[in-house]
Molecule: transfer RNA
Organism: Aedes aegypti
């Protein structure tokens, strides 16, 4: 230099061939406790950045960015 491959919520991870994004742990509030903790109940929060297709995009396609790999 060049080629493969990851990037999704605080942490691990789903998302099946384009239809409006979830799940377990954690965080926050409320019952219940003497008090905590368990236990029910509700919340809150997120597609690596920027364009580009297209009624629509985490998902195609383009360029940076980072990580890890490979060949020189």
């Nucleotide at each position: 230099u060049a080629c493969u491959u990851g990037g999704u919520a605080g942490c691990u991870u789903u998302g099946u061939u384009g239809g409006u994004a979830a799940a377990g742990c954690a965080c926050u509030c409320g019952u219940c406790u003497a008090g905590u903790a368990u236990a029910c109940a509700a919340g809150a929060g997120u597609u690596g950045u920027g364009g580009g297709u297209u009624c629509a995009a985490a998902u195609c396609c383009c360029a940076c960015c980072u990580g890890a790999g490979u060949a020189c």